[in-house]
Molecule: c-di-GMP-I riboswitch aptamer
Organism: Solirubrobacterales bacterium
RNA sequence: GCUGAAUAAGGGCAAACCUGUCGCGAGGCAGGGACGCAAAGUCAGAGGUCUCCCUCCCGGAGACGGCUCGACCGCCAGC
Repeated sequence: GCUGAAUAAGGGCAAACCUGUCGCGAGGCAGGGACGCAAAGUCAGAGGUCUCCCUCCCGGAGACGGCUCGACCGCCAGC
């Protein structure tokens, strides 16, 4: 550098739910807890879903990276 994701090794992350806390809210953070994950590491770039504002449309602001794609980086094994 390329290939692979294993019935290997060392491990890693942490859904729902509960408690506390922040937020109008989607949801975030911490602790507990494990449904699962070969990138369930990072990034709101392109879609999508969700929340808020607006009488509605249009439009605007925000949330979700464990919705899809994409980008960057990483462990192990083989060559």